This is a predicted structure of a 362-nucleotide RNA (Bacterial RNase P class A) from an Acidimicrobiaceae bacterium. It was read from a public genome assembly, where an Rfam model found it. Model confidence (mean pLDDT): 79 of 100. Its Rfam family is "Bacterial RNase P class A". By type it is a ribozyme. Rfam links the family to the GO terms tRNA processing, ribonuclease P activity and dimeric ribonuclease P complex. The organism belongs to Acidimicrobiaceae, within Bacteria.
Parts: sequence; C1' cells; structure tokens
RNA sequence: UGAGCCGGCCGGGUGGCCGCGGCUCGGCCCGCAUGGGACCGGGUCGAGGAAGGUCGGGGCUCCGCAGGGCAGGGUGCUGGCUAGCGGCCAGUCGGGGUGACCCGCAGGAAAGUGCCACAGAGAACAGACCGCCGAUGACGGGUCCGUCCCGAACAGGCAAGGGUGAAACGGUGCGGUAAGAGCGCACCAGCGACCGGGGUGACCCGGCCGGCUCGGCAAACCCCACCCGGAGCAAGGCCAAACGUGGGACAUGGGUGGCCCGCCCGCCUCGAGAGGGGCAGUCCCCAGGUGGGCCGCUUAGAUGGAUGGCCACCGCUCCCGAGAGGGAGGCACAGAACCCCGCCUACAGGCCGGCUCACCGU
Repeated sequence: UGAGCCGGCCGGGUGGCCGCGGCUCGGCCCGCAUGGGACCGGGUCGAGGAAGGUCGGGGCUCCGCAGGGCAGGGUGCUGGCUAGCGGCCAGUCGGGGUGACCCGCAGGAAAGUGCCACAGAGAACAGACCGCCGAUGACGGGUCCGUCCCGAACAGGCAAGGGUGAAACGGUGCGGUAAGAGCGCACCAGCGACCGGGGUGACCCGGCCGGCUCGGCAAACCCCACCCGGAGCAAGGCCAAACGUGGGACAUGGGUGGCCCGCCCGCCUCGAGAGGGGCAGUCCCCAGGUGGGCCGCUUAGAUGGAUGGCCACCGCUCCCGAGAGGGAGGCACAGAACCCCGCCUACAGGCCGGCUCACCGU
C1' cells in the first nucleotide's frame, strides 16, 4: 500500500417560531362540597437500536390442580453463568479457509423394526453381467502308456480386473493358488476389549491384544436423559345509571270492613239501549350487573391513539464548475401500547479498537 477477519459504538447537530400529548401551578367556568372542564397562560417531560417479528423464558392476572403413572409435546456434545430460556461464556469433536477466523438440527444405527429412488448381477449377515480359472470329476484328441500332454469349456470354483451407483462388505505390498480371496504375513486405516497417563467433563495422548473389517438414514418409528397445567392486559379488579326482578313503608273516590273479595253510592268513558271498562301511585332497601366511569398503567403512557411542521446555519449525498463557489435532495431501517430478560429479522452512511495474509522499503 492492497485485500480481508473480529469486536464495540453512533445513526443527523444547534438555534428560533408555530403546533400536539401527559403531569403540575395559576386563572376562568360548573358544583353546597370532595371535585370536574373539550377554555387561557407558565413550568416540566415526551420513541428505538431495533419500539418490528411475536419465536423462547419470566413477572403479573384469572381458571384448574392430592400423589404417582400413561399418552402428548419440547430439548439433546461438555462445564459454567442465569429467575428462566431453544439464551450467554468457555471448551471438546466434526467441517471450511493460506490465515485472522467462520459454520454445525452435534445423544443412541454393535437394542429392535423399517427405508435406501434411478442404474445395476447384487443395496446389508448381498451378488455374478462382462471377466478369471477349470486344480478335481466328466468330454474330445494325442501318446514315449505315466498320478502324462493338448484342447474347448459340461459340472464346478473365484471375486482380482471391468462395468452400475450417492453408497458395492477395508487399502498397499509380499507370499499363496488352477484362478483367487485377511487365506497367511508386514505396514497403514477403522472398530472393539484391556492397561497407563492428562482433564471436573466432553475428550485427548500412548501402549498392547483381537483379522473383528461391522454401509447410510433417528428432520422414519423407536430407545435413553432432562423439562413441560391452560389462557392471556380485549388478562383481571373496583364503582355503578335508566328500565326490569325481589322485599318493605306510606297511600288507595266515598261507605261497609283489620285486609281482600263482594255489595251500595259518586265521577269519567264506550254504547241507540241493555250493558261493559276505568277512577293511584310515591318513596326506600337487597342482589346481580348492562350503558358508563375508574384502576391495572409505568420518569412517553394514548384508547380515534401525542412525540410534528416551517425557517436559518453546519454536517451528509448528488449535480454543475478548472477553481472560488452555486444548485438540488430533505436524509437508512423504522415508529411505543402491561412490564422485563433474550433471540431473530431490517438498516443509507460513519467512527473507534484488535488481528490476519500478500507485496514493497529499512
């Protein structure tokens, strides 16, 4: 100098004018009053790093709940932190990168069941298409008649090589064989048992033994360990009109009567008449709770939902210009609604710190 990695932070600033919401003070209005008001003025406070998605956990509220189990759901390497989490920190293992560093839905497939498309002979204690062999037993020929030689490949043997596939039942070499094969051996790889050492642990390092060679999928069922009641601030709580229900007091046109019915009288009304209908409600209390109001509710705290607009200067971006300078944009993502801890997602531009690689100079 260039290219990158990681972490943290900011995310327009200052001033003026006008406006909006909460609280408070004063005035004004209403009310006997505690108080109330959509009016006026002063003071003060008024969005975010994500306020977003509503994914995990908790507080709070109501409902449910003896204990245990089953079913169902969730989580899944280890240690620690945390109120808790599917969160965070540190590590282990696996994968990627030259590196700084990054990523991981990371228990068990040697408990059981199941699945592995297409291709392929064969896809899990497999298989023989091409291929190799044909020692042995048949067959044909030769013959020096031998336990001989040659041939093709009938039985049969093999799995080295080819081929298919994402995956084909360890790799290399030597021996071995008719040809071959962990069939035997050496080394390597894997797995398992044992031993020693390190670590709290996941796990790591080393030794030795066993030819044991054992595929993948659990985001298939399943097994193992741990965790889990439901609904959510439109939760929920309080106050409480009008009408109505229940209860009570007083009252009921006059008379009779304790009261009701009945009867007599009076008045109103309908009717041609006979006769029919009517003439009394008011107040208080209990319970539930509708309209409504308040609380829950917050150093923003609404419930038609405030947090805005204009101007000036500076910053930023773009355009013009050789330059001085001029002009334009109105500035990323986005905007609280019970609160808190996390996670995830979106984000123009900028600042700070640490580190890596390459090249150059000393």